A computed fold for a 394-nucleotide RNA from a Bradymonadales bacterium, annotated as Bacterial RNase P class A.

RNA sequence: CAGGUCGGUCGCGCGGUCGCCGGUCCUUCAGGGGAUCGGAGGAAAGUCCGGGCUCCACAGGGCAGGGUGGUCGCUAACGGCGACCAGGGGCAACCUUCGGGACAGUGCCACAGAGAGCAGACGGCCGCCCGGUUUCGUGAGAAACGGCGGUCACGGUGAAAGGGUGCGGUAAGAGCGCACCGGCGUGCCGGUGACGGUACGCGCAAGGCAAACCCCACCCGGAGCAAGGCAAAGCAGAGAGGUCGGCCAGAGCGCCGAGGGGGUGGCCCGCUCCCCGUCUCUCGGGUAUGCCGCUUGAGGCACCUGGCAACGGGUGCCCUAGAGGAAUGAUCGCGGCGGAUCGUCCGUCAUUGGCCGAUCCGUACAGAACCCGGCUUACAGACCGGCCUGGACC
Numbered sequence: 001c002a003g004g005u006c007g008g009u010c011g012c013g014c015g016g017u018c019g020c021c022g023g024u025c026c027u028u029c030a031g032g033g034g035a036u037c038g039g040a041g042g043a044a045a046g047u048c049c050g051g052g053c054u055c056c057a058c059a060g061g062g063c064a065g066g067g068u069g070g071u072c073g074c075u076a077a078c079g080g081c082g083a084c085c086a087g088g089g090g091c092a093a094c095c096u097u098c099g100g101g102a103c104a105g106u107g108c109c110a111c112a113g114a115g116a117g118c119a120g121a122c123g124g125c126c127g128c129c130c131g132g133u134u135u136c137g138u139g140a141g142a143a144a145c146g147g148c149g150g151u152c153a154c155g156g157u158g159a160a161a162g163g164g165u166g167c168g169g170u171a172a173g174a175g176c177g178c179a180c181c182g183g184c185g186u187g188c189c190g191g192u193g194a195c196g197g198u199a200c201g202c203g204c205a206a207g208g209c210a211a212a213c214c215c216c217a218c219c220c221g222g223a224g225c226a227a228g229g230c231a232a233a234g235c236a237g238a239g240a241g242g243u244c245g246g247c248c249a250g251a252g253c254g255c256c257g258a259g260g261g262g263g264u265g266g267c268c269c270g271c272u273c274c275c276c277g278u279c280u281c282u283c284g285g286g287u288a289u290g291c292c293g294c295u296u297g298a299g300g301c302a303c304c305u306g307g308c309a310a311c312g313g314g315u316g317c318c319c320u321a322g323a324g325g326a327a328u329g330a331u332c333g334c335g336g337c338g339g340a341u342c343g344u345c346c347g348u349c350a351u352u353g354g355c356c357g358a359u360c361c362g363u364a365c366a367g368a369a370c371c372c373g374g375c376u377u378a379c380a381g382a383c384c385g386g387c388c389u390g391g392a393c394c
Base pairs, nucleotide, nucleotide: 001390002389003388004387005386006385007384008383009382010381012335013334014333015332016331017330018329020039021038022037023036024035025034026033027032041365045376046375048374049373050372051371052370053224054223055222056221057272058270060269061268062267063266065220066219067218068217069216070084071083072082073081074080085099086097087096088095089094100215101214105213106212107209108208109207122155123154124151125150126149127148128147129146132145133144134143135142136141163181164180165179166178167177168176182204183202184201185200186199187198188197189196190195228292229291230290231289237283238282239281240280241279243258244257245256246255247254260276261275262274263273299318300317301316302315303314304313305312306311336363337362338361339360340359341358342357343356345354346353
C1' cells in the first nucleotide's frame, strides 16, 4: 500500500422570528401572564422470546399440549450472551450447525439400476462341460456362441452400492492375509466437562433420513396497562333451565345436613377456602367522564477491582419525555458532509489523481404511549480500531 475478516462511534451544526408539552418559582380575584430548566431511537419498528408490575383463591399433583436440545459458565429470566468441544467451509484471520437417540417401535429412500435392509449378479474376468452348434486348421487343437459354477476387485446406474490406499496371494477375485488410515473395545494421561492424546487388542464392520412420527432429558398456572384502582354520573329489567331429606310452621323460601352450580387455557385429582338469588343461555337498558397507575429504574456515567470473556463487586457523581386523537414544528440566514459539471494551478509520457474557486443537487432508516433484558429487520454517508494474507521499502 492492497485485499479480506471481526468489532465500535456518529448519523447534520449554529443563530434569529413565530408556535407547542412538562417541571419549578413569581404574579392575577379568576381567566391568565412572566422567568427559568428540560423535551423521541439505535433501532422508538416487528410483536418473535423472557421478565418486572397488576388481577384471578391455592399456583399442589397428573394427563394432554407447548418450548428447548454438545459442555461449562453469566443473567431476574430467556429460544439470549460468553468461552470451549465436535462436524463442515476457508491458505488464514474467521464463519457456520433445529449439534441428545437409528440397538424401543413405526415409516420413507422416487426414477434409474441386477440390487437400496439384510440384499444383489447387468456388462466384464476366471474355471468346467459335452465335442452341444458353427468356423479355421494336415493334426494336436484354437476361436465364437451355449450351459453350469466362482467372483464384485474393474466398468455402468444412482444422492447413496456393504470401509479407503498399497503390497502379497488367487483359476479369477475378495480383509483372504499384511502395513498404514478408518471403526470398535480396554487401560493410562490431560481437562470441571463436552472431549482430546497415547498404548495395546480385535479383521471388524448391523446404510441414510428424527428440520419424519417417535423415545430421552430439562422447562411451562392464566390473563394482561384496553391490567388494575378511586371518584362522579346513569339505567330496567324480562324469559327459560338446574336437587334430596329433616325441622319450625303463620306453608314462606327461614334454618340444618347431604348434594348440585361457580370461583382466569382443555381434562382429571387433591387439600382446603369462599359464594349460592349464585351459575348457564336468550332478549333488552345505562355508562364509555375525570383522576391515579405514568416514570427513580434488574437506571445511567466515571474510576478501581475479580474473571480469558459474558459479567460480578466497590467508591463517587447524575436524574435524562410522560403526551392523552396524541406535544419538540414552521420559516429565514450562515455553515458542515457527500455528489455532478466547469475553470485556474500542481503532477504524469498520457490517463487516473491533488489543492482552490464557481454553479447545481442531496443530506439515510425513521417517531415513545407501563417499564426493562434480548433477537430479527431497515439504514444515504462519515470515521476509528483489532486480526489474517499478499507486495514493497528500511

Its mean pLDDT, the model's own confidence on a scale to 100, is 76. The sequence was found by an Rfam model in a public genome assembly. Its Rfam family is "Bacterial RNase P class A". By type it is a ribozyme.